Context: one part of a larger RNA
Molecule: large-subunit ribosomal RNA, domain II
Organism: marine metagenome
């Protein structure tokens, strides 16, 4: 990992519902007895009356009225309003509970609760014992350290001194000395690490000591031991190990096994040492009761409000400029002996003027909301409400619009609608929320989104723009006459020149007073300063650039000839283009494509589980049931309700089997589905159907057991 076998809501006691059944104003017996499916047992529980803290005290008038279903045009069981009576306060008036009989027993079964309590799973905590054969300390009594250097102290001789002290040569053999072997140890690198080894190998410390080491012994678990690492105390140690309390608890992760049907959730408020959890309550389901209405949509009238905007000499607060007046005990400065008087910077205050608010508003919406009506939709095939019983669920995400926090986020908090959560198909390459659309089954047609050149189902056509493969990414920023840039290329307005000949090119003029006048060394169109006139012309600046030390020279403007048709601005707008930088070679989903792009605009097809036909199934109704009809329906996770299939046994009846039982394997027919049935091979002795009972009933998962392979 595969197979096959095994594996998880059960037991009992109390409680409260349902469902069936017994009796029924009552109903049951417990335990134990017993002649034992009977009988006895009546202790005793529940009901039949309530209120009141408690002495206590103690109920319906079946009276009126309405009005479901049913009968049947006014009767009406439950039901609904009034009344009325019981109790308990209160002086009362009133107010609370309560009254016009239904229980109770048993099975079955839904759900608390308590039992081990659906199933596996801790770490622990507690109590008894068993360990020191390993480690760790200590006691007792053994044993063990090649081989070699070094050579303290003592001693001797000789020297030495006055005598010592020194000194030399010998002898001697100390030391937690030195190399280094067997022992002991466990630094350091790697190799090896399913191995030679639960470490090893390999370098390496130490090897007369606080050495090594054999054999007996002491200490026991909140307790030893330790030259101290929370070390070690039998491969176990921040509290050994076994066994028991024990199936300890787990708000926590995992799994929990057959069909099919109807219906279908919340991730919100509260409350908790609550935030992985659980109660309430809203949300869902199932059953009554109830008896007509309800309300997600539009319209319509009346009514709510102060938001978006928008204003502001309308209030409050902020904020720009300019005038002007006033001045307190302002503040400086000047004139004056002083009164004063000016300027200036300030407060105040008035016109003008410009501009801003979530905690401003003279206003003043859409949207919302509320109340009626009216359609529409839902509803006697049962609205609203309401009572029971079952749950789940209390981690939420996601686009649009509003809004708050933040530089911002696939960020955080909020409203509010859809949506996925619990939703299939189609589109969008792919892609839980994005466009279309809400899957009973099956066969055919139409259609949406989106798309018709291959991939790949389905298209031609008209007019225009692109030329950048632009389509098929865009920011920091950068320009300016506030909206980057383009003399790219089309539209569309408004202009100015133009056969009295424009613009561009090309021939030729482009002159005098004068070198203007002032400055200057010089200044002559042209370093600068003032003025910028007048003449002759077709025109010709007291000069448009270049240029000289100043002249010179070269050009423009303007001006005529040639030539001969449109030029030349500005606005606004399509398309295009620059702006555009990233690491392996590369994405428009891909080929590719000048339309198979983009903008109008036309025409047909394609294409879903949408619509439509047709057949068929199931749910509600009606019905005693069926058949027929009716009506809306049949997506669904957690999760409520029903119905059914299998499966071991038992009971009652009825049957099959050696002319072949179960049980395998192979083909087939039925069934919406679990399932069921036939044939044929094998097989070689049981077996099975109806109707009831009883359940260790159903397997793919649990890092699940156990076996096989």
């Nucleotide at each position: 990992g595969c197979c096959a076998g095994g594996g998880a809501g059960u037991u009992c006691a109390u409680c409260u519902g349902a469902g069936u059944g017994g009796c029924a104003a009552g109903g049951g017996u417990a335990a134990u007895c017993u002649g034992u499916a009977a009988g006895a047992g009546g202790a005793c529980c529940c009901a039949a009356a309530g209120c009141g803290a408690a002495a206590g005290c103690a109920a319906c008038a079946u009276g009126c009225u309405c009005g479901c279903a049913g009968c049947u045009u006014g009767c009406a069981a439950g039901g609904a309003g009034c009344g009325u009576g019981g109790u308990a306060u209160g002086a009362a008036a009133a107010u609370g509970c309560c009254a016009g009989g239904a229980g109770u027993c048993a099975c079955u079964u839904g759900g608390a609760u308590g039992u081990a309590a659906c199933c596996c799973g801790a770490a622990g905590c507690c109590g008894g014992a068993c360990g020191a054969u390993c480690u760790a300390a200590c006691c007792c009594u053994g044993a063990g350290u090649a081989a070699g250097g070094u050579g303290a102290a003592g001693u001797a001789a000789c020297u030495g001194u006055a005598a010592a002290a020194g000194g030399u040569u010998a002898u001697g053999g100390a030391g937690g000395c030195c190399u280094g072997a067997a022992g002991a140890g466990g630094u350091u690198c790697u190799a090896c690490g399913a191995g030679c080894a639960a470490g090893u190998g390999u370098u390496c410390u130490u090897c007369u000591a606080a050495c090594u080491u054999g054999g007996g012994g002491u200490u026991a678990g909140g307790g030893g031991u330790g030259a101290a690492a929370a070390g070690c105390c039998a491969a176990u140690c921040g509290a050994g190990u076994c066994c028991g309390g024990c199936a300890a608890u787990a708000g926590c992760u995992g799994g929990u096994u057959c069909c099919u049907a109807c219906c279908g959730a919340a991730g919100u408020u509260g409350g908790c040492c609550g935030u992985a959890g659980u109660c309430a309550a809203g949300c869902c389901u199932u059953a009554g009761a109830g008896g007509a209405a309800a309300u997600a949509g539009c319209u319509a009238g009346a009514g709510u409000a102060g938001u978006a905007g928008a204003g502001c000499u309308a209030c409050g607060g902020g904020u720009u400029g300019a005038a002007g007046a006033u001045u307190u005990a302002g503040g400086u400065c000047c004139c004056g002996a002083a009164a004063g008087g000016g300027a200036u910077c300030g407060a105040u205050u008035u016109u003008c003027u410009g501009u801003c608010c979530a905690a401003c508003u003279c206003c003043g919406a859409a949207c919302a909301u509320u109340c009626u009506a009216g359609c529409a939709u839902u509803a006697c095939a049962g609205a609203a409400u309401c009572u029971a019983a079952g749950a789940g669920a209390c981690g939420g995400g996601a686009a649009g619009c509003c809004g708050g926090g933040g530089u911002a986020a696939g960020c955080c908090c909020g409203g509010u609608u859809u949506c996925c959560g619990a939703g299939a198909g189609g589109g969008g390459a792919a892609c839980a929320a994005c466009c279309c659309a809400g899957a009973c089954u099956a066969u055919a047609g139409u259609u949406a989104a989106g798309g018709u050149c291959c991939c790949u189902a389905a298209u031609a056509c008209u007019g225009a723009c692109u030329a950048a493969g632009u389509g098929u990414g865009a920011a920091a920023g950068g320009g300016u006459g506030a909206a980057a840039a383009g003399u790219g290329u089309c539209u569309a307005u408004c202009g100015u020149c133009g056969a009295a000949g424009a613009c561009a090119g090309c021939a030729a003029g482009g002159a005098g007073g004068u070198u203007g006048g002032c400055u200057u060394a010089g200044a002559a169109g042209c370093a600068g300063c003032c003025a910028u006139c007048c003449u002759u012309u077709a025109a010709a600046a007291a000069g448009u650039g270049c240029g000289u030390a100043a002249c010179a020279g070269c050009u423009u403007a303007c001006u005529c000839g040639u030539c001969a048709a449109g030029a030349u601005g500005a606005u606004a707008g399509g398309c295009c283009u620059u702006u555009a930088a990233a690491a392996u070679g590369g994405a428009c989903g891909g080929g590719a494509c000048u339309a198979a792009g983009u903008c109008a605009g036309u025409u047909a097809c394609c294409g879903a589980u949408a619509c439509u036909a047709u057949a068929g199934a199931a749910u509600g109704c009606u019905u005693a049931a069926a058949a027929a009809g009716c009506a809306a329906u049949u997506a669904g996770u957690a999760g409520g309700u029903a119905g059914g299939c299998g499966u071991c046994c038992u009971a009652u009846a009825a049957g099959g089997g050696c002319a072949g039982a179960a049980g395998u394997a192979u083909u087939u027919u039925c069934a919406c589905a679990a399932g069921a049935g036939a044939a044929u091979a094998u097989g070689g002795a049981c077996c099975u159907u109806a109707u009831a009972g009883a359940a260790a009933u159903g397997a793919g998962a649990a890092u699940c057991c156990u076996g096989g392979c």